[in-house]
Context: one part of a larger RNA
RNA sequence: GAUUGAACGCUGGCGGCAUGCUUAACACAUGCAAGUCGAACGGAAACAGACCUAGCUUGCUAGGUGCUGUCGAGUGGCGGACGGGUGAGUAAUGCAUAGGAAUCUGCCUUGUGGUGGGGGACAACCUGGUGAAAACCAGGCUAAUACCGCAUAAUUCCUACGGGAGAAAGAGGGCCUAUACUUGUAGCCUCACGCCAUUAGAUGAGCCUAUGUCAGAUUAGCUAGUUGGUAGGGUAAAGGCCUACCAAGGCGACGAUCUGUAGCUGGUUUGAGAGAAUGACCAGCCACACUGGGACUGAGACACGGCCCAGACUCCUACGGGAGGCAGCAGUGAGGAAUAUUGCACAAUGGGGGCAACCCUGAUCCAGCCAUGCCGCGUGUGUGAAGAAGGCCUUAGGGUUGUAAAGCACUUUCAGUAGGGAGGAAAAGUUAGUCGUUAAUAACGGCUAACCCUGACGUUACCUACAGAAGAAGCACCGGCAAACUCCGUGCCAGCAGCCGCGGUAAUACGGAGGGUGCGAGCGUUAAUC
Numbered sequence: 001g002a003u004u005g006a007a008c009g010c011u012g013g014c015g016g017c018a019u020g021c022u023u024a025a026c027a028c029a030u031g032c033a034a035g036u037c038g039a040a041c042g043g044a045a046a047c048a049g050a051c052c053u054a055g056c057u058u059g060c061u062a063g064g065u066g067c068u069g070u071c072g073a074g075u076g077g078c079g080g081a082c083g084g085g086u087g088a089g090u091a092a093u094g095c096a097u098a099g100g101a102a103u104c105u106g107c108c109u110u111g112u113g114g115u116g117g118g119g120g121a122c123a124a125c126c127u128g129g130u131g132a133a134a135a136c137c138a139g140g141c142u143a144a145u146a147c148c149g150c151a152u153a154a155u156u157c158c159u160a161c162g163g164g165a166g167a168a169a170g171a172g173g174g175c176c177u178a179u180a181c182u183u184g185u186a187g188c189c190u191c192a193c194g195c196c197a198u199u200a201g202a203u204g205a206g207c208c209u210a211u212g213u214c215a216g217a218u219u220a221g222c223u224a225g226u227u228g229g230u231a232g233g234g235u236a237a238a239g240g241c242c243u244a245c246c247a248a249g250g251c252g253a254c255g256a257u258c259u260g261u262a263g264c265u266g267g268u269u270u271g272a273g274a275g276a277a278u279g280a281c282c283a284g285c286c287a288c289a290c291u292g293g294g295a296c297u298g299a300g301a302c303a304c305g306g307c308c309c310a311g312a313c314u315c316c317u318a319c320g321g322g323a324g325g326c327a328g329c330a331g332u333g334a335g336g337a338a339u340a341u342u343g344c345a346c347a348a349u350g351g352g353g354g355c356a357a358c359c360c361u362g363a364u365c366c367a368g369c370c371a372u373g374c375c376g377c378g379u380g381u382g383u384g385a386a387g388a389a390g391g392c393c394u395u396a397g398g399g400u401u402g403u404a405a406a407g408c409a410c411u412u413u414c415a416g417u418a419g420g421g422a423g424g425a426a427a428a429g430u431u432a433g434u435c436g437u438u439a440a441u442a443a444c445g446g447c448u449a450a451c452c453c454u455g456a457c458g459u460u461a462c463c464u465a466c467a468g469a470a471g472a473a474g475c476a477c478c479g480g481c482a483a484a485c486u487c488c489g490u491g492c493c494a495g496c497a498g499c500c501g502c503g504g505u506a507a508u509a510c511g512g513a514g515g516g517u518g519c520g521a522g523c524g525u526u527a528a529u530c
Base pairs, nucleotide, nucleotide: 001530002529003528004527006526007525008524009523010522013377014376015375016374017373018372020369021335026333027332028331030330031329032328035078036077037076040075041074043071044070047069048068049067050065051064052063053062054061055060056059085288086287087286094213095212096211097210098209099208100207103205104204108201109200111198112197113196114195115194116150118148119147125140126139127138128137129136130135156165157164158163170193172191173190174189176187177186178185179184214260215259216258221251222250223249226248227247228246229245230244231243232242233241263285264284265283266282267278268277269276270275290311291310292309293308294307313324314323315322316321341367343366345364349363350361351360352359353358380410381409382408383407390401391400392399393398414471416466417465418464419463420462424457429451430450431449432448433447434446435445436444474519475518476517477516478515479500480499481498485514486513487512488511489510495502496501
């Protein structure tokens, strides 16, 4: 000199863009952060409507009917493995770079084929019971895209090559026909969506190898599943991954082993570079989710807001037993020099579910707080010598503050008040036309056009008008380094200090004042890195 996720002192007008527990991976009150689908299913607790019945104060009350809109709880599907947080552990099962072969992959894209015929349950519900609660038990009824057989199947799998194994699920919109008073039911056709098997892809994930990746030798030897082989098991998959047997190997001064420290990287800071330091925010990878262990489900987890066991802690209890996990967003206590709101909205972007409408989303978009940083703007402009008054200095003549002020003439950024007002909305919906499909003018899908609605921010950005210089300057320093000097007080005292050093009666170095210098909504100090 540059820099910082900074803190402290004094001071503080506005805006834009960013950042904001570096410490206790310490403990957490409260609310929210993962749901959704009735176009899978039986149904109907709540709300609203319709219809029926009864009562009467003739428009109310009560009861009933899932009939309609819808829908609590339940079965089922998908999601919950993403998104969000943190850096404890980890010195290599990690990361970075470059390669590899023995693998799996829901949703998505693509091709081919199929979607036949049956069965038995379990919730919900009803009944009974136990318990303070959490919850649980017994009996009975019932549906499905839940579950289980049978049939069939190849470009599937296994094989001793003879053969064998092994699938599925339907629901919705519409036309026509039959029945039927209609609703509806059944059949056929069709459209878009599913389901099963399989091919190829895409994406994601698992595995292997090489090289690199902090310090200590006051750590020199380490290793028995250890190193390799055979056989078997196991896995989606290679492999001592596991087991039995056999051999005696494997690593190490090119630093094994041990100890300490540490998430790694793209990057960031600094520097002419080489390098050194660092890894906040943003992005990629990894690890973790009160501590330790374990598996289940699933395409995917050994799973932050799932399960089981053990432990510590906290809470409830009728003492028999139960409940919990903010390193999600806010917020609280504690620790600390130190770090924010228990805010708004799903309008946009993205994600989950759904045919969709839509629902959910503390992701996200925004707002709030803080000069924490960077950037921009303002605190007026011109004129004005009687060089006013006052202050300070003085050789007492004057000098300086100083065009500074006052005065005169202007301007109105920003803040204030009032009014106007984009863009973020090319999304999505409805209707019409047209094309495809089709027996079809219906339905569905694609394209085009028109119409209407939807904004948290928001009193938005921006523009216009109004009034008035009106509301807006400090901080550090002035001995040398290093820009800037005098007076008073003090008298080796009080004090200053980054280094040299100042102070013991004329201190440009202490304290105050006047003046000056530097930066400026900041300025200094401390800490840290180059």
Predicted 3D model of a 530-nucleotide part of an RNA (small-subunit ribosomal RNA, 5' domain) from an uncultured prokaryote.